[in-house]
Molecule: SAM riboswitch aptamer (S box leader)
Organism: Solirubrobacterales bacterium
RNA sequence: UGUCCAUAGAGAGCGGUUGAGGGACGAGGCCCUUUGACACCGCCGCAACCUCCCCGGAAGGGAAAGGUGCGAAAGCCCGAGACGAUGGAAA
Numbered sequence: 001u002g003u004c005c006a007u008a009g010a011g012a013g014c015g016g017u018u019g020a021g022g023g024a025c026g027a028g029g030c031c032c033u034u035u036g037a038c039a040c041c042g043c044c045g046c047a048a049c050c051u052c053c054c055c056g057g058a059a060g061g062g063a064a065a066g067g068u069g070c071g072a073a074a075g076c077c078c079g080a081g082a083c084g085a086u087g088g089a090a091a
Stems, first nucleotide, its partner, number of pairs: 001091001003089005013043005021032003025081001026078001028077002044071003049067002052062003075083001
């Protein structure tokens, strides 16, 4: 990078740096943002996909040390998906 499988109306913030946009795309909306958003770093936290343990065919249950991920709003609503995101598998 592409393919396959699975998940998504729950949950979880403070500080520092920076300085104008951001909410993937796209008509229409709506929201966040100089009372500093977004992004990066640190610490903290949430969660439980893989790993680990129990039971097993599967399902289910447990723990949270390790690998991810996540910490505005139903993937914000909506149109469109052969769309995007996250995890896992073998390539």